A computed fold for an 85-nucleotide RNA from Carboxydothermus islandicus, annotated as c-di-GMP-I riboswitch aptamer. Model confidence (mean pLDDT): 88 of 100. The model forms 95% of the base pairs in the Rfam consensus. The sequence was found by an Rfam model in a public genome assembly. Rfam family: c-di-GMP-I riboswitch aptamer. Gene Ontology term of the family: cyclic-di-GMP binding. The literature on the family includes a 2007 paper in Nucleic Acids Res by Weinberg et al., "Identification of 22 candidate structured RNAs in bacteria using the CMfinder comparative genomics pipeline". The organism belongs to Carboxydothermus, within Bacteria.

RNA sequence: UGUCGAAAAAGGCAAAACCGGCGAAAGCCGGUGACGCAAAGCUACAGGGGCUAAGGCCGUAAGGCUAUGCCAGCCAGCUGCCGAA
Repeated sequence: UGUCGAAAAAGGCAAAACCGGCGAAAGCCGGUGACGCAAAGCUACAGGGGCUAAGGCCGUAAGGCUAUGCCAGCCAGCUGCCGAA
């Protein structure tokens, strides 16, 4: 340095649910709370994938299509703490 990840140490994050707020929704923010996480740190038109469909377009209607809205705790990319084997 790379790989790797310990019944190690120091510290970190916080699922679901509930309460409050924002939003058309997906979802997000705060509080409580811990399911888990060695990147659960960062990156969302400009890698793949997924969610929603207000507006727009199509349709007699039911409904369909569509991101300019989202998801990083799906993969990926970038960066990074510690160090037993």